The part of an RNA shown here (large-subunit ribosomal RNA, domain VI) has 251 nucleotides and comes from a Methanobacteriota archaeon. Its Rfam family is "Archaeal large subunit ribosomal RNA". RNAcentral holds the full RNA, with entries from ENA. Model confidence (mean pLDDT): 80 of 100.
[in-house]
Context: one part of a larger RNA
Formats: sequence, C1' cells, structure tokens
RNA sequence: UGUUAAUUUCCUGAGGGGAAGGAUUGUCUAGUACGAGAGGAACGACGGCCCGCAGCCUCUGGUCGACCGGUUGUCUGACAAGGCAUUGCCGGGUAGCUACGCUGCACGCUGAUAAAGGCUGAAAGCAUCUAAGCCUGAAGCAGCCCCCAAAAAGAGGAAAUUCAUGAGUUCCCGUAAAAGACGGGUUUGAUAGGCGGGGGAUGCACGCACGAAGGCUUCGGCCGACGUGUUCAGUCCACCCGAACUAAACA
Repeated sequence: UGUUAAUUUCCUGAGGGGAAGGAUUGUCUAGUACGAGAGGAACGACGGCCCGCAGCCUCUGGUCGACCGGUUGUCUGACAAGGCAUUGCCGGGUAGCUACGCUGCACGCUGAUAAAGGCUGAAAGCAUCUAAGCCUGAAGCAGCCCCCAAAAAGAGGAAAUUCAUGAGUUCCCGUAAAAGACGGGUUUGAUAGGCGGGGGAUGCACGCACGAAGGCUUCGGCCGACGUGUUCAGUCCACCCGAACUAAACA
C1' cells in the first nucleotide's frame, strides 16, 4: 500500500513454530519366573547421575576500569588532598552480568487411523471381516501445554467515538536499545537528579592529645618512623523507602 469512511481498544485462529526432550544406572519386584544345575529375567513402582533445553541470582563462586583501603617512584615548596606511571601495583568488594550455583522440563489422556483381528452381511438361499454398514487396533498421525499469527485476496469479529477527549514529536528517563523501534513519566507528578532514612562496601579518616626505638644538643632542649586514644571511625553506593528542593515550563 491493500483489506472500500476514519480512529482507538479488545479478540478469533486458518496456518506456522517448539526438545514439558534424551541416555544411563541403583533399589524393590527377586535370587522370584525359567532352569537338572550352573545361572538368572521381565511388566510395574520409587530414586540417583549425565547430556540437552528454558528461566533465575536466594545460596556457593567468578567478574565488578562504581567504590574503600594499603603501597612504590615522581610531580604539585611542606602537611593535607591529589595528578601520572597497563586501573601503576596490591588487598577487598555491593548492584548488575554470569556458571562452577539454583529452579523446572510428570504420570498420561482423548480422537481418527495403518498392518492386523473381528461383528453383521449379500452378490452366490450356503459360506465369507466388505461389496452397503459397524467394532477394535501402533513408539506412528492429530489434539490436550507454550509462542507467533487478519496480507488467511474467502484479506475475519466485537465495542466505542465522529475530527479530538486521537496519534507522533519537543521535554525527564530506562524493566528497552546499533539506527529506528519498545516501555515509563511530564506538576491531577516520585520519571531522573539532589536530599533524608534503611540496607550494604571498605576497615578505623583529618586534626589534636599522649607515648615512642633512635638521632642531635649550647645539656635548657629539639627532631622523630611508628603506636594508642578520640573512632564499629571516615569515605562511598548502581538497591529499597520517604520527601517536590531542581528539571520534566508555557506551548
């Protein structure tokens, strides 16, 4: 574009896709059936483990160039605080993402059939599963589960509305993301930032006080790595809650 008014919302499901998948092993069945003995099952039931598929991050781990701490060289005159050196190197590490972690992947049932087995039954007074008709019958076929799907030209259905009270954009964003798209919010607001609290990471900040090996000394004292206290400190957070301070203004 089409679907013969348009717009919005909700459906149907022709058709298509799918690994609610597969292997192996243990126990019971059972030392039973069977067999002279030696030996030695199965149907069925309940578990384990492995591969595969799908989902998830509570736990266990990995990562974590957010973050916190330690430390070397050098520079900012010194302290403090920092820059650079692969994130300088090292020790930890939340969210997120992940597997090595966790969860699920059942027993089956229904329908129509194949070969096959039958019922009734003539042609052909008998017989015959077949010719009309009917009943069974498979790990196979179709369905019961999940997903897509009105461009299914047989182009479907329902409701509302009648030119916006619709759609898109600008604007603030992320359960989304290559661009588009998708999803949320826009003051009738918790969408993002900031703020407060919770929870969490690191591991005890700066300053000050006291102590201090040792060094220097004019013997008066001075310098002093480091340690202790203040201090479960300080710093920080992607998560949760609260709360319109800022920006989502007006248009």